Description
A computed fold for a 118-nucleotide RNA from a Halanaerobiaceae bacterium, annotated as FMN riboswitch aptamer (RFN element).
RNA sequence: UUUUGCUGACGGGGAGUGGUGUAAUUCCAUACCGGUGGUUAAAGUCCACAAGCCCAGGAGGGUUGAAUUGGUGAAAUUCCAAUACCGACAGUUAAAGUCUGGAUGAGAGUUAGCCUUA
Numbered sequence: 001u002u003u004u005g006c007u008g009a010c011g012g013g014g015a016g017u018g019g020u021g022u023a024a025u026u027c028c029a030u031a032c033c034g035g036u037g038g039u040u041a042a043a044g045u046c047c048a049c050a051a052g053c054c055c056a057g058g059a060g061g062g063u064u065g066a067a068u069u070g071g072u073g074a075a076a077u078u079c080c081a082a083u084a085c086c087g088a089c090a091g092u093u094a095a096a097g098u099c100u101g102g103a104u105g106a107g108a109g110u111u112a113g114c115c116u117u118a
Base pairs, nucleotide, nucleotide: 001118005114006113007112008111009110010109016030017029018028019027031098032097033087034086035049036048037047038046044085045084052063053062054061055060067083068082069081070080071079089101090100091099
C1' cells in the first nucleotide's frame, strides 16, 4: 500500500423586525438556511445517493424540488458579478424549508483501532 471482516466515534442548518387579524415564528413585506459522494476547479438548483412518502411477509421495488446570463481560466451550469428559483410527513386558535412531533430514531457516508489476505 492492499483484500476480507469486526468494533468504536462522528454524521442537518435556519424566523430577527414590521404589517393585518380574535388568532399567524404558518398569511403579507423583509430576513435567514443549505446532508453525503462525484465532477479537469470549490455545486441547495449538474450526475448519483440518503432522508421523507407509497408498495412488499421479506429481499427489494416505486416515487421524490429548484438556474440563468455575463466575466476569468487550459479546465467552472461548482469560482467572481448580477438576477432568479427550490424545500417530506403529522400537528397547530390561521395555510410552516425555519415552530412542535415521530427523532436520545434512521441514514448516504466520513474517520479511527483491531484481525486478516497479498